[in-house]
């Protein structure tokens, strides 16, 4: 100096309700798998504070 955001890989446009792909669950489809389709669950954004009406985003400290 850089990175830390869902199980994994990563976005998040100069503060305004947290997302994608893969994976997972249920269902549809099939004689049965796989593939395909639909729906859904899953993260208080490394941690502790501060600023602000409002922080993943700004500031300080701290951990890996």
């Nucleotide at each position: 100096g850089u990175u830390u955001u869902a199980g994994c890989u990563c976005a998040g446009u100069u503060g305004g309700u947290a997302g994608a792909g893969c994976a997972c669950a249920u269902c549809c489809u099939u004689g049965g798998u796989a593939a395909g389709g639909a729906u859904g669950a899953g993260g208080u954004c490394g941690c502790u504070g501060g600023u602000u009406c409002a922080a993943a985003u700004c500031c300080a400290g701290u951990a890996a």
Record summary: RNAcentral holds the sequence, with entries from MGnify. Transfer RNA from a bovine gut metagenome, 64 nucleotides, folded computationally. Model confidence (mean pLDDT): 80 of 100. Rfam family: tRNA. Rfam links the family to the GO term triplet codon-amino acid adaptor activity. The family's RNA type in Rfam is transfer RNA. Rfam describes the family as follows. Transfer RNA (tRNA) molecules are approximately 80 nucleotides in length. Their secondary structure includes four short double-helical elements and three loops (D, anti-codon, and T loops). Further hydrogen bonds mediate the characteristic L-shaped molecular structure. tRNAs have two regions of fundamental functional importance: the anti-codon, which is responsible for specific mRNA codon recognition, and the 3' end, to which the tRNAs corresponding amino acid is attached (by aminoacyl-tRNA synthetases). tRNAs cope with the degeneracy of the genetic code in two manners: having more than one tRNA (with a specific anti-codon) for a particular amino acid; and 'wobble' base-pairing, i.e. permitting non-standard base-pairing at the 3rd anti-codon position.